[in-house]
RNA sequence: GGGCCCGUAGUAAAGUGGUAUUACACGGCAUUCGCAUUGCCGAGGCGCGAGUUCGAUUCUCGCCGGGUCCACAA
Numbered sequence: 001g002g003g004c005c006c007g008u009a010g011u012a013a014a015g016u017g018g019u020a021u022u023a024c025a026c027g028g029c030a031u032u033c034g035c036a037u038u039g040c041c042g043a044g045g046c047g048c049g050a051g052u053u054c055g056a057u058u059c060u061c062g063c064c065g066g067g068u069c070c071a072c073a074a
Base pairs, nucleotide, nucleotide: 001070002069003068004067005066006065007064010024011023012022013021018054026042027041028040029039030038047063048062049061050060051059
């Protein structure tokens, strides 16, 4: 330098044009003498920019970051 894959709550993942989902973690309440467990409720997120579209997390382009393979050089 080139090819491919990935980037979604604090962490790990799902999702795929029309309200973003789950588990754990976090906060509150109930339960308990108390803790734990359990149940209920809540806060919290689509890497950045542009384009297409009535509408983009999703499609296209660029950039940034990560992974992997190849090439060049040594």

Predicted 3D model of a 74-nucleotide RNA (transfer RNA) from Candidatus Yanofskybacteria bacterium RIFCSPHIGHO2_01_FULL_45_42. Model confidence (mean pLDDT): 83 of 100. Lineage of the source: Bacteria > Bacteria candidate phyla > Candidatus Yanofskyibacteriota. The sequence is in RNAcentral, with records from ENA. Its Rfam family is "tRNA". Its family is annotated with triplet codon-amino acid adaptor activity in the Gene Ontology.